[in-house]
RNA sequence: UUAACUAUACGGGAUGGAGUCCCCGUGCAAACGCCGUAGCCAGGCUGAUGACUCCUGCCGCUUC
Numbered sequence: 001u002u003a004a005c006u007a008u009a010c011g012g013g014a015u016g017g018a019g020u021c022c023c024c025g026u027g028c029a030a031a032c033g034c035c036g037u038a039g040c041c042a043g044g045c046u047g048a049u050g051a052c053u054c055c056u057g058c059c060g061c062u063u064c
Stems, first nucleotide, its partner, number of pairs: 009026005016055006033045003
């Protein structure tokens, strides 16, 4: 460099981890929340999940 193979593989689903299921993509891919702005910035808001079940973290209140 060419050809073949790889999907029962690999990556991802706005903040950590585990199990199961679902969805998206096949690499200049999929994915990468909202308000604010013409578009960025500043500033502000929500959420540890795509869903369910848990663990941990974070915040508030109470008690000692």

A computed fold for a 64-nucleotide RNA from a Spirochaetota bacterium, annotated as Fluoride riboswitch aptamer (crcB RNA motif). Its mean pLDDT, the model's own confidence on a scale to 100, is 78.